[in-house]
Predicted 3D model of a 76-nucleotide RNA (transfer RNA) from a Clostridia bacterium.
Model confidence (mean pLDDT): 80 of 100.
RNAcentral holds the sequence, with entries from ENA.
Taxonomically the source falls in Clostridia (Bacteria, Bacillati, Bacillota).

RNA sequence: GCUGCCCUAACUCAGUCGGUAGAGUACCUCCUUGGUAAGGAGGAAGUCGGCAGUUCGAGUCUGCUGGGCAGCUCCA
Numbered sequence: 001g002c003u004g005c006c007c008u009a010a011c012u013c014a015g016u017c018g019g020u021a022g023a024g025u026a027c028c029u030c031c032u033u034g035g036u037a038a039g040g041a042g043g044a045a046g047u048c049g050g051c052a053g054u055u056c057g058a059g060u061c062u063g064c065u066g067g068g069c070a071g072c073u074c075c076a
Stems, first nucleotide, its partner, number of pairs: 001072007010025004019056001027043005049065005
């Protein structure tokens, strides 16, 4: 330098054919207990790495760009 893949909640990950974002764990409240743990019920938490474009509508498609991983190639 070239090619491919990954980036979404605090963490680990889903998200189908573009239709407006979810799960588990953790966190908060309540129930249960003499009190914890476990268990049960509820809740909060995201402008989907960034900037543009296409579209009525983008996590999803396109371009550029940042970070990470893997493979290939060239020079010294």